[in-house]
RNA sequence: GCCACUAUGGCGCAAUUGGUAGCGCGGCGCAUUUGUACUGCGAAGGUUGUGGGUUCGACUCCUACUAGUGGCU
Numbered sequence: 001g002c003c004a005c006u007a008u009g010g011c012g013c014a015a016u017u018g019g020u021a022g023c024g025c026g027g028c029g030c031a032u033u034u035g036u037a038c039u040g041c042g043a044a045g046g047u048u049g050u051g052g053g054u055u056c057g058a059c060u061c062c063u064a065c066u067a068g069u070g071g072c073u
Base pairs, nucleotide, nucleotide: 001072002071003070004069005068006067007066010025011024012023013022019056028042029041030040031039049065050064051063052062053061
């Protein structure tokens, strides 16, 4: 220098062809317990890496950039 892949709550990951962004763990509250843990229930937490474009509508499609991983020279 070139190519491919990845980027989504605190962490690990989903989202079947574009149609209201979910799950597990963790943290918080309540119940249970003499108390803690376990267990059950509940609520909270996200400008989907950044900027632009297409579209009635974008995590999803297009484009540029940033960061990371792998490969080639």